Background:
A computed fold for a 369-nucleotide RNA from Sphingomonas aliaeris, annotated as Bacterial RNase P class A.
RNA sequence: CCAGAGGGUCGGGCGACCGCGGGCGUCUUUCGGGAUGCGCGAGGAAAGUCCGGGCUCCACGUAACGACGGUGCCGGGUAACGCCCGGCCGGGGUGACCCGAGGGAAAGUGCCACAGAGAGCAGACGGCGACCGCUUUGGCGACGCCAUGGUGAAAGGGUGCGGUAAGAGCGCACCGCGCGCCUGGUAACAGGGGCGGCACGGCAAACCCCACCGGGAGCAAGACCGAAUAGGGGCGGCAAAUGAGCAUCGUUGCUGCUCGUCGCCCGGGUUGGUUGCUUGAGCCUGCAUGCGAGUGCAGGCCUAGAGGAAUGGUCGCCCAACUUGCGGAAGCAGGUGGACAGAACCCGGCUUACAGACCCUCUGGCGCU
Numbered sequence: 001c002c003a004g005a006g007g008g009u010c011g012g013g014c015g016a017c018c019g020c021g022g023g024c025g026u027c028u029u030u031c032g033g034g035a036u037g038c039g040c041g042a043g044g045a046a047a048g049u050c051c052g053g054g055c056u057c058c059a060c061g062u063a064a065c066g067a068c069g070g071u072g073c074c075g076g077g078u079a080a081c082g083c084c085c086g087g088c089c090g091g092g093g094u095g096a097c098c099c100g101a102g103g104g105a106a107a108g109u110g111c112c113a114c115a116g117a118g119a120g121c122a123g124a125c126g127g128c129g130a131c132c133g134c135u136u137u138g139g140c141g142a143c144g145c146c147a148u149g150g151u152g153a154a155a156g157g158g159u160g161c162g163g164u165a166a167g168a169g170c171g172c173a174c175c176g177c178g179c180g181c182c183u184g185g186u187a188a189c190a191g192g193g194g195c196g197g198c199a200c201g202g203c204a205a206a207c208c209c210c211a212c213c214g215g216g217a218g219c220a221a222g223a224c225c226g227a228a229u230a231g232g233g234g235c236g237g238c239a240a241a242u243g244a245g246c247a248u249c250g251u252u253g254c255u256g257c258u259c260g261u262c263g264c265c266c267g268g269g270u271u272g273g274u275u276g277c278u279u280g281a282g283c284c285u286g287c288a289u290g291c292g293a294g295u296g297c298a299g300g301c302c303u304a305g306a307g308g309a310a311u312g313g314u315c316g317c318c319c320a321a322c323u324u325g326c327g328g329a330a331g332c333a334g335g336u337g338g339a340c341a342g343a344a345c346c347c348g349g350c351u352u353a354c355a356g357a358c359c360c361u362c363u364g365g366c367g368c369u
Stems, first nucleotide, its partner, number of pairs: 001365010012318007020041002023038006043340001047351002050349005055218004068214005073087005088102001089100004103209002108207002110203003125149002127145003132141003157175006176198001177196003181192004222275004232266007243259005282301008319338001321336006
């Protein structure tokens, strides 16, 4: 210098003016408010609402088992997690590093498309082959075989030597696999040597088995205050019946019950108002500890709380970025102009979106000293 890998920070800056939402103060008021000053006022994702909690209400004797849902290598962190850290194993990369729903397939059931002869107590299409039978002497049949060709994601271990009619774990060596042993490690696992000729294909993001976890709904949760109108209940006053309604579907008769209005009181409850509401597993700095996620201690700080929802606009100078012209170039002049997005009870994560700028560590290659 070129090409990459991992991690972090920022997300235009300064000033002036005009506004908007809360808070505190002062003045004023006809008590409704008005004027004025100071201070505060979006994000790294405020987003998706996918996990885990706090908080609130509802439900609920305890324990075991079952059903349903979720999680799934090992150890640690945490309030908790499906998150994070460290490690193991497998795969990819020359490498820094990246990716993995990563328990169980000798408990059972099921599936393995297409192709192919054969897809699960294997199989014989081409092919190879001594003996045997037939023969028109070219071969055919029967039998043996799976090394080789072909199919497939996958064909009942792999390579090599021996062996054989041809072959084959048929025999042997190494690798793989299984069983048990030793050593190291908390563990996942790794290493070593022994035995076994190989018996046990794959799929559990198919049912299933094993282990662990799990009540439901959500701030429109919930709590308080509570107007007018209508409706409910109680008490009291007045009025009334020859009426109306109900008591079994229709009609009639008898019997029983209820009714209207005014005043006072009570309770529920709609619109509305107040609260929940922002001091919290909080943020910053330092020290200690730990490989790390993190934890502990000390000091400092208060940092939006609106509620149909404020956080905005204009101008000037500057910084990126883009573009036009001039220039050999450095550069000069002009123009455009700032990504994704916007709190709504709060917190820890994950995921997704994002113009551009900066910093740190590391890897590979080339060149120079």
Notes:
Of the family's consensus pairs, 94% are formed in the model. Its Rfam family is "Bacterial RNase P class A". Rfam links the family to the GO terms tRNA processing, ribonuclease P activity and dimeric ribonuclease P complex. From the family's description: Ribonuclease P (RNase P) is a ubiquitous endoribonuclease, found in archaea, bacteria and eukarya as well as chloroplasts and mitochondria. The sequence is in RNAcentral, with records from ENA and Rfam. Its mean pLDDT, the model's own confidence on a scale to 100, is 75.